[in-house]
RNA sequence: CUCUUAUCCAGAGAAGCGGAGGGACCGGCCCUGCGAUGCUUCGGCAACCUAGUUUUUGUUAGAAAAACCAAGGUGCUAAUUCCGGCAGUGAAAUUUCUGGAAGAUGAGAG
Repeated sequence: CUCUUAUCCAGAGAAGCGGAGGGACCGGCCCUGCGAUGCUUCGGCAACCUAGUUUUUGUUAGAAAAACCAAGGUGCUAAUUCCGGCAGUGAAAUUUCUGGAAGAUGAGAG
């Protein structure tokens, strides 16, 4: 980097560096010199993976589901993935709902 798969309406702040844009892309709408985005440190949140314990089903052995939990590996720490962007449906228009596309993160494989 590519493919597959799961999740994405919840949750979580400060200090320092720095200095102008940023929120993936486009359109909106927002954040931002009462200093953003980004980086570093310390915390925090709790999604996945890894060890263990308990209960239930069940077994030759395994395996499945739920709960609890230590530490670690990534991750996250403005707004539903901020909303829409394609299709369908209800509705008189605005627009509701559903499924995709795209994106982000984890795990596995190449």
Molecule: SAM riboswitch aptamer (S box leader)
Organism: Anaerolineales bacterium